RNA sequence: AUGCAGGGUGUCUAGGGUUCCGCCCACCGAUCGCAGGAUCGGCAACGGGGACAGGUCCGAGAGAUGCCGCCGGCGUGGCCAACUCCGCGCGGGUACACGGCGGGGGAAAAUCCCGGGAGAU
Numbered sequence: 001a002u003g004c005a006g007g008g009u010g011u012c013u014a015g016g017g018u019u020c021c022g023c024c025c026a027c028c029g030a031u032c033g034c035a036g037g038a039u040c041g042g043c044a045a046c047g048g049g050g051a052c053a054g055g056u057c058c059g060a061g062a063g064a065u066g067c068c069g070c071c072g073g074c075g076u077g078g079c080c081a082a083c084u085c086c087g088c089g090c091g092g093g094u095a096c097a098c099g100g101c102g103g104g105g106g107a108a109a110a111u112c113c114c115g116g117g118a119g120a121u
Base pairs, nucleotide, nucleotide: 007068008067009066010065011064012063015058016057020055021054022052023049024048025047027042028041029040030039031038032037069094070093071092073090074089075088076087077086078085096116098119102114103113104112
């Protein structure tokens, strides 16, 4: 300097917001209380709240894990003179990994996607 397996997908998590449900406040009603207020019930709406540790939902290249795939080695079957090739078995490998701004995005946001990108080492 060049080349090479650095792949796909399911489940989950860190994380994320607020469509929907729930919850809280407000509000309405009843009861109690001299009163501030308390308790119980309701809450359809075109009231508010995610400074709500819930359910649903989104969710990792650099998080976890399963399955598939992929790459060598050895052995072996088929074809064959032999190799290539096709198949099977055994046993390995699939490492490492700092990172914006901006844009995209189902309601929205994100350690999501652009993206192992730009850039840095």
Molecule: Guanidine-I riboswitch aptamer